[in-house]
RNA sequence: GGCCUCAUAGUUCAAUGGAUAGAAUUUCAGAUUCCGGUUCUGAAGAUUUGGGUUCGAAUCCCGAUGAGGUCA
Numbered sequence: 001g002g003c004c005u006c007a008u009a010g011u012u013c014a015a016u017g018g019a020u021a022g023a024a025u026u027u028c029a030g031a032u033u034c035c036g037g038u039u040c041u042g043a044a045g046a047u048u049u050g051g052g053u054u055c056g057a058a059u060c061c062c063g064a065u066g067a068g069g070u071c072a
Stems, first nucleotide, its partner, number of pairs: 001071007010025004018055001026044006048064005
């Protein structure tokens, strides 16, 4: 330098072009307890970035950035 794959919540992962982007974990609040732990209930929290296609994009296309792989 060429090519391929990936980027979603603090973390680990889902999501057939159409749901309020879902779950676990985490944090916070409450219940339970003499206190704590466990357990239960509720809440908070995310699509790397700039464009394009589409009635509608996390998803498809192009560029950028970052990570990994492969060839030379």

Model confidence (mean pLDDT): 81 of 100. This is a predicted structure of a 72-nucleotide RNA (transfer RNA) from Flavobacterium silvaticum. It matches the Rfam family "tRNA". From the family's description: Transfer RNA (tRNA) molecules are approximately 80 nucleotides in length. The sequence was found in a public genome assembly. Taxonomically the source falls in Flavobacterium (Bacteria, Pseudomonadati, Flavobacteriia, Flavobacteriales).